[in-house]
Context: one part of a larger RNA
RNA sequence: GAGUAGCGAUAAGGAGGGUGAGAAUCCCUCCCGUCGAAAGCCCAAGGUUUCCUGAGGAAGGCUCGUCCUCUCAGGGUUAGUCGGGACCUAAGCUCAGGCUGAAAAGCGUAGGCGAUGGACAACAGGUUGAGAUUCCUGUACUAUCUAUAUGCGUUAAAGAGAUGGGGUGACGCAGGAGGAUAGGCUAAGCGCACCGUUGGUUGAGUGCGUCCAAACUUGUAGGAAGUGGGAAUAGGCAAAUCCGUUCUCACAAUUCUAAAAAGUGAUGGGGAGCGAAAAACAAGUAGUGAAGUAGCUAACUCCACACUGCCAAGAAAAGCCUCUAUCGAGUAUAUAGAUACCCGUACCGCAAACCGACACAGGUAGGCGAGGAGAGAAUCCUAAGACGCGC
Numbered sequence: 001g002a003g004u005a006g007c008g009a010u011a012a013g014g015a016g017g018g019u020g021a022g023a024a025u026c027c028c029u030c031c032c033g034u035c036g037a038a039a040g041c042c043c044a045a046g047g048u049u050u051c052c053u054g055a056g057g058a059a060g061g062c063u064c065g066u067c068c069u070c071u072c073a074g075g076g077u078u079a080g081u082c083g084g085g086a087c088c089u090a091a092g093c094u095c096a097g098g099c100u101g102a103a104a105a106g107c108g109u110a111g112g113c114g115a116u117g118g119a120c121a122a123c124a125g126g127u128u129g130a131g132a133u134u135c136c137u138g139u140a141c142u143a144u145c146u147a148u149a150u151g152c153g154u155u156a157a158a159g160a161g162a163u164g165g166g167g168u169g170a171c172g173c174a175g176g177a178g179g180a181u182a183g184g185c186u187a188a189g190c191g192c193a194c195c196g197u198u199g200g201u202u203g204a205g206u207g208c209g210u211c212c213a214a215a216c217u218u219g220u221a222g223g224a225a226g227u228g229g230g231a232a233u234a235g236g237c238a239a240a241u242c243c244g245u246u247c248u249c250a251c252a253a254u255u256c257u258a259a260a261a262a263g264u265g266a267u268g269g270g271g272a273g274c275g276a277a278a279a280a281c282a283a284g285u286a287g288u289g290a291a292g293u294a295g296c297u298a299a300c301u302c303c304a305c306a307c308u309g310c311c312a313a314g315a316a317a318a319g320c321c322u323c324u325a326u327c328g329a330g331u332a333u334a335u336a337g338a339u340a341c342c343c344g345u346a347c348c349g350c351a352a353a354c355c356g357a358c359a360c361a362g363g364u365a366g367g368c369g370a371g372g373a374g375a376g377a378a379u380c381c382u383a384a385g386a387c388g389c390g391c
Stems, first nucleotide, its partner, number of pairs: 013031006032388004040368003046348002050346001051075006060068002080141002082344004087118002092113003098107003122139005142340011159327002164323005172310004178303003183297005189210006195203001211269002215264003222257004226251008235243002273288002311314001354363002370382004
């Protein structure tokens, strides 16, 4: 220079009460304002205790501070089913032998590792100051083991069954139609509460609410394939009753798949509302608890890449089904009971907690995403919810 610029989005604050040594800035209440395909909710990465409670106020906080994502102390993350591992493979990585190289090392087969994919069993409600598909309540499911009952079987053999064969798994994009649900709206239906002194109200009044999973049973709208029996068989690296190929007979139905709905689940849960006692503990808590229908609308969700079309022609392996090789004395079903390992789980997550040196107008995969007007996720106003951007 200079007590100057600046104090980081122009979403906005005001009042009353409380606490306190001290309050524009902390807490509570009532108004006002902002967002609402977000500035709400879930979740991956990343962060790593920032979460909750009590205490504190030096420093950090662009002012203040009794407050904090700051300091100190104590507490908090509970799983057979969620995600990962004890399963599988892709790109890629690694690589016994092997090849190359003077060496270091490079390449690479079998094998192994490796999810962003495949396979695989749990839902609803309640609860804490902080955890919940993990705790609790209720109702389920998966795998294995034990017991009991019944059936079948012990060489005239039930059953199991490959690291092997076959099938399946198994896949692109666009388009349109159908069925259904989530969600939404309306109600002179149903239920609960209320009746204002006003210009006006017991009325076709006003306000609010009008629900529920997995699982099991049933197997529908729809979709796909001709299906089943017999015979033969130089192929599928051995074998096969399986697959393939060939021949033949019968039947127009049969099999597979599939949302949803209905019933059970539920004499349960939740539910607007009503609502105590108590006072270091503490409340809209404990407790109690009505209605639950009808119509309309309707998805980008499900049936399902199912159908049709197109060219750029759209993973693999495990698993599952089947076949034998082989093993073989027990095995199948029902009921009851038992067992079930390791890691993650708090909190932020379009952000003051991640990446940007900062409590930085930047960046950050995926899902949900209501109402009125509207073609619409545009735009404006609002719900739930969250905020008013630390002078």
Molecule: large-subunit ribosomal RNA, domain III
Organism: uncultured bacterium